[in-house]
RNA sequence: GGGCGUGUAGCUCAGCUUGGUUAGAGCGCUAUCCUGAUAAGAUAGAGGUCCCUGGUUCGAAUCCAGGCACGCCCACCC
Repeated sequence: GGGCGUGUAGCUCAGCUUGGUUAGAGCGCUAUCCUGAUAAGAUAGAGGUCCCUGGUUCGAAUCCAGGCACGCCCACCC
């Protein structure tokens, strides 16, 4: 330098192909219940600029363009 992949909650990820009413799951966290007290269990809750910028559209996590970060492969130099 070229190609491919990934980026969504604190963590691990789904959803993107097919744009459409409120953005979800598990774990974790908080409160309450339960217990002599923990753990386990039950109930409820909080937590998100869907990596960034711009565009298309009535409408974008989803489509398009450009960037950023990380990973893999190839090439080049030594």
Predicted 3D model of a 78-nucleotide RNA (transfer RNA) from Candidatus Colwellbacteria bacterium CG10_big_fil_rev_8_21_14_0_10_41_28. Rfam family: tRNA. The family's RNA type in Rfam is transfer RNA. Its mean pLDDT, the model's own confidence on a scale to 100, is 80.